[in-house]
Notes: Model confidence (mean pLDDT): 77 of 100. A computed fold for a 157-nucleotide RNA from Megasphaera paucivorans, annotated as glmS glucosamine-6-phosphate activated ribozyme aptamer. Rfam family: glmS glucosamine-6-phosphate activated ribozyme aptamer. Rfam classes the family as a riboswitch. The source organism's lineage runs through Bacteria, Bacillati, Bacillota, Veillonellales and Megasphaera. The sequence is in RNAcentral, with records from Rfam.

RNA sequence: GUAAAAUGGAUAGCGCUAGUACCCGGGAACGGGGUUCCGGGUAGACGAGGUAGAGAAGUAUCGAGUUUUCAGCGGAUGUCUCUCGGCAGCUUCAGUCGUCAUAUGUUGGGAAAACACAGCGGUAACGCGGUGGACAAACUCAUCAUAAGAAGUAGAA
Numbered sequence: 001g002u003a004a005a006a007u008g009g010a011u012a013g014c015g016c017u018a019g020u021a022c023c024c025g026g027g028a029a030c031g032g033g034g035u036u037c038c039g040g041g042u043a044g045a046c047g048a049g050g051u052a053g054a055g056a057a058g059u060a061u062c063g064a065g066u067u068u069u070c071a072g073c074g075g076a077u078g079u080c081u082c083u084c085g086g087c088a089g090c091u092u093c094a095g096u097c098g099u100c101a102u103a104u105g106u107u108g109g110g111a112a113a114a115c116a117c118a119g120c121g122g123u124a125a126c127g128c129g130g131u132g133g134a135c136a137a138a139c140u141c142a143u144c145a146u147a148a149g150a151a152g153u154a155g156a157a
């Protein structure tokens, strides 16, 4: 120095790059500009939110910004089916949800990039973190209200 193994931590807007764009170097022909080939490199999702188990399919929530957050590949807490579990006194079915576990509605609260400034690294494209600085939605939390079928059954008045 490389490889393997073990342990611990972190990470699903998570990881990667062959299209594309850009930067550096070299070659060819042309020679006014530029074109093309090769090699190396850079870019390629800003936070919020999300995991009962198994299987299946598979572009799977929300907004901000911007138009490379393009395009492609892989993956993923989403979706569907079943099992298990929770839910209005209790049981079963139905319904609905997932351990913060019924649905709907009202009200209230809650970002980071982008941007600016000043630095560090790199020939450069570009990268890193620091300071300042606002503004979301779903969802979640809290509050209030409404609604919840079928068949049985207990208690009270």
Stems, first nucleotide, its partner, number of pairs: 014074004019070001020043009046063003052083005084098004089153005102147004107142004115132003119128003